[in-house]
RNA sequence: AGCACCGCCGGGCAAACCGGGGGAGACCCCGGGACGCAAAGCCACGGGUCCCAGCCUUAGUUUGGGGACGGAGGAAGGACAGCCGGGUUACCGUU
Numbered sequence: 001a002g003c004a005c006c007g008c009c010g011g012g013c014a015a016a017c018c019g020g021g022g023g024a025g026a027c028c029c030c031g032g033g034a035c036g037c038a039a040a041g042c043c044a045c046g047g048g049u050c051c052c053a054g055c056c057u058u059a060g061u062u063u064g065g066g067g068a069c070g071g072a073g074g075a076a077g078g079a080c081a082g083c084c085g086g087g088u089u090a091c092c093g094u095u
Stems, first nucleotide, its partner, number of pairs: 006093002012037002017032006035082001041088003045085003048080004055074004060069003
């Protein structure tokens, strides 16, 4: 110096919840706050979970019709890295 494990020292991040903001929504951002985390840094490659306003199809209700309402399905699309796997980067050093 490298790799693996570990987490003393010094530190780092920040769940739920609350306030403000964005979005149709899952969710995200900022502030507060700490449940936890040795990558709880970053990346949607694989699996998984979640959203689905708009588009298409479809039977129903209402209407003179147009339209409106609500249900189901489909093709996209989106979110989660603190769900798991994978990739990648990384401080300190008792072991």
Notes
The RNA shown here (c-di-GMP-I riboswitch aptamer) has 95 nucleotides and comes from a Candidatus Fermentibacteraceae bacterium. NCBI's taxonomy places the organism under Bacteria, Pseudomonadati, Candidatus Fermentibacteria, Candidatus Fermentibacterales, Candidatus Fermentibacteraceae.